[in-house]
Context: one part of a larger RNA
Molecule: large-subunit ribosomal RNA, domain I
Organism: Sphingopyxis soli
This record gives sequence, structure tokens and C1' cells, in this order.
RNA sequence: GGCGUUUGGUGAAUGCCUUGGCAUACAGAGGCGAUGAAGGACGUGGCACGCUGCGAUAAGCGUCGGGGAGCUGUGAGCAAGCUUUGAUCCGACGAUUUCCGAAUGGGGAAACCCACCCUCACCAUUUAAUUUCGCCGCCGAGCAAUCGGCGUCGAAGGUUAAAUGGGAAGGGUAUCACCGAGCUGAAUAAAAUAGGCUUGGUGAAGCGAACCCGGGGAACUGAAACAUCUCAGUACCCGGAGGAAAGGACAUCAACAGAGACUCCGUUAGUAGUGGCGAGCGAACGCGGACCAGGCCAAUGCCUUUGAUUCAACUAGCAGAACCUUCUGGAAAGUAGGGCCAUAGCGGGUGACAGCCCCGUAUGCGAAAGUGAUGUCAAAGGAUUUGAGUAGGGCGGGACACGUGAAAUCCUGUCUGAACGUAGGGGGACCACCCUCUAAGCCUAAGUACUCCUGUAUGACCGAUAGUGAACCAGUACCGUGAGGGAAAGGUGAAAAGCACCCCGAUGAGGGGAGUGAAACAGUACCUGAAACCGAACGCCU
Repeated sequence: GGCGUUUGGUGAAUGCCUUGGCAUACAGAGGCGAUGAAGGACGUGGCACGCUGCGAUAAGCGUCGGGGAGCUGUGAGCAAGCUUUGAUCCGACGAUUUCCGAAUGGGGAAACCCACCCUCACCAUUUAAUUUCGCCGCCGAGCAAUCGGCGUCGAAGGUUAAAUGGGAAGGGUAUCACCGAGCUGAAUAAAAUAGGCUUGGUGAAGCGAACCCGGGGAACUGAAACAUCUCAGUACCCGGAGGAAAGGACAUCAACAGAGACUCCGUUAGUAGUGGCGAGCGAACGCGGACCAGGCCAAUGCCUUUGAUUCAACUAGCAGAACCUUCUGGAAAGUAGGGCCAUAGCGGGUGACAGCCCCGUAUGCGAAAGUGAUGUCAAAGGAUUUGAGUAGGGCGGGACACGUGAAAUCCUGUCUGAACGUAGGGGGACCACCCUCUAAGCCUAAGUACUCCUGUAUGACCGAUAGUGAACCAGUACCGUGAGGGAAAGGUGAAAAGCACCCCGAUGAGGGGAGUGAAACAGUACCUGAAACCGAACGCCU
């Protein structure tokens, strides 16, 4: 040095576990905000670093309910306390709620700086009034003591009112729109109007995951290149709204028979079409379903909004059956023996595997307060007259499955421009006949779409390189000027019983005894502990 056997170190795979995720279903909710949101900064505890909670009333205050023995979050320590006169905890409703932030008095490098106006309580001073007391004077009663009234002056105290000053606290002061009032006020002589200023009232703003409607609107890509075309009216930007939105009560389809608002699904059908007839794009009628609802234009009607009232239900909870012995073991729920309950043998926990130990489960019950569909009642408001610069036409575009085509239909930038019920539109150029409907006004539930969020349930979903990026103080540490990027990291034991005491050592680190424990090769580098890699002992070979 090699090989083998054994025994260690390192290392973290594997196994087992789950506090966390993922997905789906069914319900709920679908908004919060100038009564100051979302999100933050800073504070707040007896000791207090972070997280959580809360806001100078600061891990909290009050009321009303629930509940019933412990409690002072995480957090295990000490101290000090609270609690059957009902604490902690849970629910509902209130109070408080610093500063920033739409941030809104002005400014600003967010959590800071600088202002103006008004005011209750309070304090001081002054003035006035009133009250108490005292002296003096006058009048009246009384024999007198004394009593009553009026006036001047003085003292201190109280009350009320006013003024001035002080200081703390509170409130107000942004912009825009609409409505009202007042003062003004052009072009234009007057008047009026527009406009301006002041003031009162109401509203808006900002945030939020997707869904919806509207206004704008790409390119990569595909066409095996590329320009029409496609990707696609997609991504993205902007505006607006709601719990849904949009659409909607035939100037619709159909085809000589008829249907009867709209929306959504299946089919029709990858059909008819469209298309450098390339790549591709791609209907409708009809049929079958989901759901169904019709109303209004000067009104005893209808619709909308608001308010009041209201059942169920929800937001805390309550009751809830039935088991013992033996053996093994550290521990019984396991073994063995004998029982019991079941409208409850879903599930979880307990020192191994429990229907009967605990929490629960089936089932039944429960609300002072708040929310509360539908219904009922009341109040207010709306449509403003059957729809003319409209239908149609020319030019240029766009939308329709339809790329200008034979191109109907719909929208309109521009120029034009009817009829008005003996009328008008449509039936895919156009004309006739026939059929069908009544545009240019308004409203409308349900069926449909989505899930930031709440509850319940489920899983031939994951099990720590998986499952969310994040099971753990994670959008953290860290990186980047910034937009932005973005980790790693779970497991002692049933219970800390977390090794008193002794020894080596530096009053170390680490280790050896002793002790705990079923186990310490379970010792906070902690379950199991593979391999690579590094040793040691023994045997053989060189």
C1' cells in the first nucleotide's frame, strides 16, 4: 500500500410524522372611504428585543348576553396581582382611536415644518347689580329694650352680567361639480345676459382579486420568405358601473305553414359560406334544454328610490348513551375473559391500536343586542306626448362568419335629405306580387360570468429538493441606483424528568463517572441515520 472482516467519525439520503399548502363542491358575502379607508410610522407591558393586540382611556375602557374556575397573548422566568360580589375567555353594540396616507389650512425630502380664525370651561384685573355685616342720618311702630323701611359711606366673602388680558384644549380654514342667497357686472344707450366676488347646503375624490360595458389599441408569431390576411379587437392603456354587468319586449325571424322579448348551454357544424379561395376565419334558420314577465310617456295605474315593520336563518352557546378485570409492558387503547350503548362504530386526543377515558358525533334545544331575502305599509321621485336634420342617398371608413364582392343589413367623419298610416321598414344587388313588422323615447327580475374574502365538507392531491416563493417571525435575509429579483431553514422525550454532585481541562471547549429515563449510540450539534469521503483494530498478501 492492497483486499477482507469488524468497529467508529462525517454526512445527510431513506422511513415514519404534520402545524402548511393545493384542488373541488355547497352556501354566504360581494365592497371599504372626508363620521378620514387600504397601507404604514411611532408609541403602548413591572422587568419588554421581535411578533401579536391595542392607541396618550394605548396586550386595553363601558353596556348587554354566553360561560363557570381559573387567569395576567407568544413566553416557558421573577415579582405583583385579579377571580363564585363570576375573573380570564367568546359574541353583539358602544367609547377611545397619536402621526402619515385621497390627505383636504399652506409647505414638504410621507409619518415633519409653518399658519390664520372662532369658542365652552378655567385664571387674573376692572366695572355694574345683588346679598351678608358694621357706623351714621331720616321716617314709622313701641313706655323702653328693640323691630321694620329708606339713603350715604366702609370692610370682606358669595352670586350674576359685561369688558380686557392669559393660557390649555376643541373646532374650522383644500379643490371641483350642482343647487340657493347676496353684492356686482361687459361686449351694447338703457335694461338684460354672460362673467366676477362673498356666503350657505349637498355630493365627488382614494383603495380593492377576478368577472362586465365602453373609448383607444400593438408586435412577436402563422402563412414553412412576405405585403392583403393571421396572431386579435388578443396583450396593454384609459373611462365607468354592479353584485353581477350587458341585453331585452320585434320597423325580429320564417316561407305561404308558422314562431313570438332578452340572456346562457347543447346541437345544427367545422356545415353554408368567406379566404394572396393560401394560411386560415367561420355563422344562421331550425331543434333540445336552463329561466321565464312584462311595463311606462301628465293616472285611483306602472316603475324606481328611501324609510318603517317582519318570519326563517346567521353572528356566542347548551344537553348529549354505554366497561371492568387479567397478562405482557416504562406506559394498555394490545392479549385473554366477561359485559354494555347505538337516530351516536365520522373524526381527533390520551405514555402502543379505545363505540363505552376525554373532546366530540347522531339527535334535540338556545339570543339581551346586531344583520336579515320575501311580504306589508308610508313618503318622494320618474317617463313630458308615439319619437326629423331622422330614414334613405353620395364620398371615406368600420362592424356583421362575409377581405368590395352581385353585397343586402348595422354604425357614422363629411355633404345632403323624405313620407308621415291611402304611410313606412324588412324578406342578402334590384323590380313586381305576396308575407311580415311599425325605427328614429324610457324601464325591466330570473336563468349567465367571477372570487380579494367567510363558513362547512370532501380528495385513487403533496408530505419538507414535494405542496404556495413562504409548514419555521417570508415577500423576510440577501442582491440591485432603480424597476425588480429573491432564498435556505420542520421532528429530544410520554413527561424536561434538559444531567444534582465528583474528576481531567484554562473558573474553557470537550470529555469521563454519577444520576434521570423504557432508551442518552434520545444530551437542546437531539427520531430513524443509507452512500460518497476519512479513520482504527484484526487477518491475509506485497